RNAcentral holds the sequence, with entries from MGnify. Predicted 3D model of a 90-nucleotide RNA (SAM-I/IV (S-adenosyl methionine) riboswitch aptamer) from uncultured Neptunomonas sp. It matches the Rfam family "SAM-I/IV (S-adenosyl methionine) riboswitch aptamer". Its Rfam clan is "SAM clan".
RNA sequence: ACAUUAAGAGAAGGGCUGACGUCCUCGCCAACCUGCCAACCUGGGCAAGGUGGAUACCGAUUUCGGUGAUGUGGUCUAUCGACAACCAAU
Numbered sequence: 001a002c003a004u005u006a007a008g009a010g011a012a013g014g015g016c017u018g019a020c021g022u023c024c025u026c027g028c029c030a031a032c033c034u035g036c037c038a039a040c041c042u043g044g045g046c047a048a049g050g051u052g053g054a055u056a057c058c059g060a061u062u063u064c065g066g067u068g069a070u071g072u073g074g075u076c077u078a079u080c081g082a083c084a085a086c087c088a089a090u
Stems, first nucleotide, its partner, number of pairs: 001072005010026001012025005028053002032050003035046003056067004074083003
C1' cells in the first nucleotide's frame, strides 16, 4: 500500500495462574499466500504446504466511519540456486 474483518468452528484433555488469562496436545473452522484440479471469462473445487480463527471494539445509524486484527507462501544456502507440498478434490 492492497484485501478482508460476512459466515463458520471443542461445554475436549493437560501445564502455569488467586483470578483474568496464557501455553501445549488432539479435534474443528476458514480459500489470505503457495500448491493440485477444473475452467472461454468474472474468479470455482480441494484444508496438502504457510498463516489465521474458534463471539473484535467504539461511534453513528442502515449501512457508514474510526481503532484494532489477519493475510499478501515455507525450508535450506554466503551467492548462484535447490527442496517439500495429500491417500483430498478432479